[in-house]
Molecule: transfer RNA
Organism: Saitoella complicata NRRL Y-17804
This record gives sequence, C1' cells and structure tokens, in this order.
RNA sequence: ACUCGAUUAGCUUAAUGGUAAAGCACAGUACUGAAGAUACUGUGAACUAUGUUCAAUUCAUAGAUUGAGUG
Repeated sequence: ACUCGAUUAGCUUAAUGGUAAAGCACAGUACUGAAGAUACUGUGAACUAUGUUCAAUUCAUAGAUUGAGUG
C1' cells in the first nucleotide's frame, strides 16, 4: 500500500428493516448477630457523519478505532 472482518450497557454476547434482549457486575429491599448465598425490584447502551426508507442496530457512502491476511 491493498483485501477482508469487527465496533450495541462497566464487561461478555443477541436480535438482520417495525423502534433493543439476556448473563455477569452495580444499587435498593427481604433473609442473617454480621457477611456470603438466595429471592424480588431498579439503574444503565447502538463508534462518528451523511444518505435511502413511512420507519435504520440492520441497507449505502465516507471517516475513526481495532484484528487478520497478501506483497
């Protein structure tokens, strides 16, 4: 330099056009002498910009970060 992939919650991953789900973690309550475990509840997220569409995490273009490969 070129080719291909990935980017979603604090972390690890889903959903592939119809408005984002879960596990762990975190906070609160119950339980306990206290803590842990357990149960219930809650908070919290789309890499950036533009475009297509009635509607974009999903499609297109450009960029950013990161990984792999070729020379």